About this RNA: This is a predicted structure of a 76-nucleotide RNA (transfer RNA) from Haloquadratum walsbyi J07HQW1. The RNAcentral record of the sequence draws on ENA. Its Rfam family is "tRNA". Rfam classes the family as a transfer RNA.
RNA sequence: GGGCUGGUAGCUUAGGUUGGUCUAAAGCGUCUGGCUCUUAACCAGAAGAUCGAGGAUUCAAAUUCCUCCCGGCCCG
Numbered sequence: 001g002g003g004c005u006g007g008u009a010g011c012u013u014a015g016g017u018u019g020g021u022c023u024a025a026a027g028c029g030u031c032u033g034g035c036u037c038u039u040a041a042c043c044a045g046a047a048g049a050u051c052g053a054g055g056a057u058u059c060a061a062a063u064u065c066c067u068c069c070c071g072g073c074c075c076g
Base pairs, nucleotide, nucleotide: 001075002074003073004072005071006070007069010028011027012026013025020059030046031045032044033043034042052068053067054066055065056064
């Protein structure tokens, strides 16, 4: 330098191939309450990401297109 791939809540990951119809979902974690002699476990509830950055297309983009940044793999 070329090709492929990933970048979504604190962490891990789904969704992206059909752009929308209702506001991005789950597990773990965190917080609150319940239960318990207490802790853990268990039960109930809550907060938390606008989707790596910028731009484009569109009535509408996490989802399409372009450029760039970061990580991984392969080729040279």